Transfer RNA from a bovine gut metagenome, 68 nucleotides, folded computationally. Rfam family: tRNA. Its family is annotated with triplet codon-amino acid adaptor activity in the Gene Ontology.
RNA sequence: GGGUCAUAGCCAAGUGGUAAGGCAGUGGACUGCAACUCCUUGAUCGGCGGUUCAAAUCCGUCUGGCCC
Numbered sequence: 001g002g003g004u005c006a007u008a009g010c011c012a013a014g015u016g017g018u019a020a021g022g023c024a025g026u027g028g029a030c031u032g033c034a035a036c037u038c039c040u041u042g043a044u045c046g047g048c049g050g051u052u053c054a055a056a057u058c059c060g061u062c063u064g065g066c067c068c
Base pairs, nucleotide, nucleotide: 001068002067003066004065005064006063009023010022011021017053025041027039028038029037046062047061048060049059050058
């Protein structure tokens, strides 16, 4: 210098119309107590700007990881 990635504690989908799912956690139901099972609850998306009526998504830059 070039490419690629960054979304919840962890994994991970979403590729312009204000964010799925799983695990873990909280609360609850069930049970004699538990286990299993079921219900409930949580993320303005790495930072800062830009474009747009509207940005996780497109553009620029910075930070960090990986590759060349």